Transfer RNA from Bosea sp. 117, 73 nucleotides, folded computationally. The coordinates come from a structure-prediction model, not an experiment, and the mean pLDDT is 81. It was read from a public genome assembly. Rfam family: tRNA. The family's RNA type in Rfam is transfer RNA. About the family: Transfer RNA (tRNA) molecules are approximately 80 nucleotides in length.
[in-house]
């Protein structure tokens, strides 16, 4: 410099064929329990890396960037 591949909650990650974003763990708050832990029920958290563009509608397609890891030079 050229090609993949990847960025989504606090931390691991799914969401692939556009329908308006999710688990699990972690924090809180409740009930348990003399208390604790562990168990059970609930809550709160996200401009899906920045910007633009197609769309009624984009995390999902299309442009441009910026960060990471691999591979060829």
């Nucleotide at each position: 410099g050229c090609c993949g591949c990847g960025g989504u909650a606090g931390c691991u990650c799914a969401g692939c064929u556009g329908g308006u974003a999710g688990a699990g763990c972690a924090a809180c708050g409740c009930a348990u329990u003399c208390g604790u832990a562990a168990u059970g029920c609930g809550u709160g958290g996200g401009u899906c890396g920045g910007g633009g563009g197609u769309u009624c509608g984009a995390a999902u397609c299309c442009c441009u960037u910026c960060c990471g890891c691999g591979g060829c030079a």